[in-house]
RNA sequence: GGGACGGUAGCUCAACCCGGGAGAGCACACGGCUGAAGCCCGUGGUGUUGCUGGUUCAAAUCCGGUCCGUCCCA
Numbered sequence: 001g002g003g004a005c006g007g008u009a010g011c012u013c014a015a016c017c018c019g020g021g022a023g024a025g026c027a028c029a030c031g032g033c034u035g036a037a038g039c040c041c042g043u044g045g046u047g048u049u050g051c052u053g054g055u056u057c058a059a060a061u062c063c064g065g066u067c068c069g070u071c072c073c074a
Base pairs, nucleotide, nucleotide: 001073002072003071004070005069006068007067010026011025012024013023020057028044029043030042031041032040050066051065052064053063054062
């Protein structure tokens, strides 16, 4: 230098292919329970979907550019 895959909540990941309400588990916060804590029960999503531009009534999803990570080729 060329190519493939990945980047979404604090963490691990779904949703992307085929455009239409941003979600799960764990963690966390508050309340209940307890002498206190853990377990358990209830409530709460806390997010510029890496960044940027484009297409569209509508973009995490499609298209261009770009950054970072892993791997392959040279």
Molecule: transfer RNA
Organism: Candidatus Micrarchaeota archaeon RBG_16_49_10